Predicted 3D model of a 101-nucleotide RNA (Guanidine-I riboswitch aptamer) from uncultured Devosia sp. Rfam family: Guanidine-I riboswitch aptamer. Rfam links the family to the GO term regulation of gene expression. From the family's description: This family represents a conserved RNA structure found upstream of the ykkC and yxkD genes in Bacillus subtilis and related genes in other bacteria. The function of this family is unclear although it has been suggested that it may function to switch on efflux pumps and detoxification systems in response to harmful environmental molecules. The organism belongs to Devosia, within Bacteria. Of the family's consensus pairs, 100% are formed in the model.

[in-house]
């Protein structure tokens, strides 16, 4: 650097909830309905991959190299609009570690 699983957060397509209408399948409205599905973090979490080191195994022996599994290490810093964009819609999503500080 990378994608995965989640969370804070987010709305309202679908489901559920609530109200009204209807004999009824159902229709309309409400997200100022806790929710399920859904979206979801550079500056949130987590494991993995990748990276570095060690000792080991395999390819006829040795060295190099390659492959495999194991153990350990490192994974630092990070304030932040307005505006615009997407999906049904919104957002800590994307523009964006952008502008700026």
């Nucleotide at each position: 650097a990378g994608g995965g699983g989640c969370u804070a957060g987010g709305g309202u397509u679908c489901c559920g909830g609530c109200g009204c209408c209807g004999c009824a399948u159902g229709g309309c409205g409400c997200g100022u309905c806790u929710g399920g599905u859904c979206c979801g973090a550079g500056a949130g979490c987590u494991a993995c991959c990748a990276c570095c080191g060690g000792a080991c195994g395999g390819g006829a022996g040795a060295c190099a190299u390659c492959c495999g599994a194991c153990c350990g290490g490192a994974c630092g810093c990070a304030c932040g609009g307005c505006g615009g964009g997407a999906c049904a819609a919104a957002a800590g999503c994307c523009c964006g570690g952008g502008a700026g500080a």